A computed fold for a 350-nucleotide part of an RNA from an uncultured bacterium, annotated as small-subunit ribosomal RNA, central domain. The full RNA is in RNAcentral, with records from ENA.

Context: one part of a larger RNA
RNA sequence: UUGGGCGUAAAGCGCGUGUAGGCGGUUUGUUAAGUCUGAUGUGAAAGCCCUGGGCUCAACCCAGGAAGUGCAUUGGAUACUGGCAAACUUGAGUACGGGAGAGGAUAGUGGAAUUUCGAGUGUAGGGGUGAAAUCCGUAGAUAUUCGAAGGAACACCGGUGGCGAAGGCGGCUAUCUGGACCGAUACUGACGCUGAGACGCGAAAGCGUGGGGAGCAAACAGGAUUAGAUACCCUGGUAGUCCACGCCGUAAACGAUGGGUACUAGGUGUUGCGGGUAUUGACCCCUGCAGUGCCGAAGCUAACGCAUUAAGUACCCCGCCUGGGGAGUACGGUCGCAAGACUAAAACUC
Numbered sequence: 001u002u003g004g005g006c007g008u009a010a011a012g013c014g015c016g017u018g019u020a021g022g023c024g025g026u027u028u029g030u031u032a033a034g035u036c037u038g039a040u041g042u043g044a045a046a047g048c049c050c051u052g053g054g055c056u057c058a059a060c061c062c063a064g065g066a067a068g069u070g071c072a073u074u075g076g077a078u079a080c081u082g083g084c085a086a087a088c089u090u091g092a093g094u095a096c097g098g099g100a101g102a103g104g105a106u107a108g109u110g111g112a113a114u115u116u117c118g119a120g121u122g123u124a125g126g127g128g129u130g131a132a133a134u135c136c137g138u139a140g141a142u143a144u145u146c147g148a149a150g151g152a153a154c155a156c157c158g159g160u161g162g163c164g165a166a167g168g169c170g171g172c173u174a175u176c177u178g179g180a181c182c183g184a185u186a187c188u189g190a191c192g193c194u195g196a197g198a199c200g201c202g203a204a205a206g207c208g209u210g211g212g213g214a215g216c217a218a219a220c221a222g223g224a225u226u227a228g229a230u231a232c233c234c235u236g237g238u239a240g241u242c243c244a245c246g247c248c249g250u251a252a253a254c255g256a257u258g259g260g261u262a263c264u265a266g267g268u269g270u271u272g273c274g275g276g277u278a279u280u281g282a283c284c285c286c287u288g289c290a291g292u293g294c295c296g297a298a299g300c301u302a303a304c305g306c307a308u309u310a311a312g313u314a315c316c317c318c319g320c321c322u323g324g325g326g327a328g329u330a331c332g333g334u335c336g337c338a339a340g341a342c343u344a345a346a347a348c349u350c
Stems, first nucleotide, its partner, number of pairs: 003322004007304002012318001014201004021194003025088007033081002035077008049065006091191001092188004096183003103177007110154001115149007125136002162169002206247006215241002220236004258317006266295011299306002323350003332343004
């Protein structure tokens, strides 16, 4: 390579936009590149295969024939694929009317709570634990009342609820802004799907510069526990956590399940938008589309389980796997301020 695979055994890139490429709806005409068919030439000899012959047989040798999947030229066929031309509307998109949403960015603003500070009341404890101690407190703590400051996070609502491609998003208000969904017509006319490279986004931690710092809290210190205790528990506590700008580019980045299209029993919740029926007041009932859950038929699966949100049945495109360890390491390269990331072996060994 062929093949077989990728939820949990090795294997889906963290996610998107999109270049090349691959693949691509319906109809008609044309062409004849692919495809199919015929002819001619070539396809050395030897060998393989067939027939006959020669060494006493055989191996071996000799003669003849066939074959030579291929290539070139040429004549034809036109269903399919491709090219060209014309057309179509169901795929895709645009316009119009709606409602939903923690989608994103910026600015402003609110209350509860913690902490600290000031003042009042008040007196001997408080705090903490399995029990204690370190710790705080007669220089007046804890408790309680009033006031002030400052930072961070938004109880209830809140929901296998919603939105987003993923990461993720939750007080309230305003401005700017992206996407999806539903409805009914009109328009464009295959404009589509995927996507090697590339480009962008990407939790937390970490890094750089400058701010900020209430609470929490790696490191660190002390107190306990213990045989020890570089831990678990307690008292403190610095980076950090927050903001702005710039890096980093990784996660059990998970549904451990790439994207698209079509098809294949149902039942029951829930979210958004409709249609009908019914009262007219919201329900209830029937039904369509789009999401999100649970349970289950066929089918699939090693089993667990999946099951119209498929892991079923098919097609198209991409990524990836190929025994364990060595190793996601070394070397080299690219990127990065660094930490490191990406790419990625071998010896050896079982």
It matches the Rfam family "Bacterial small subunit ribosomal RNA". Gene Ontology terms of the family: ribosome and structural constituent of ribosome. The coordinates come from a structure-prediction model, not an experiment, and the mean pLDDT is 86.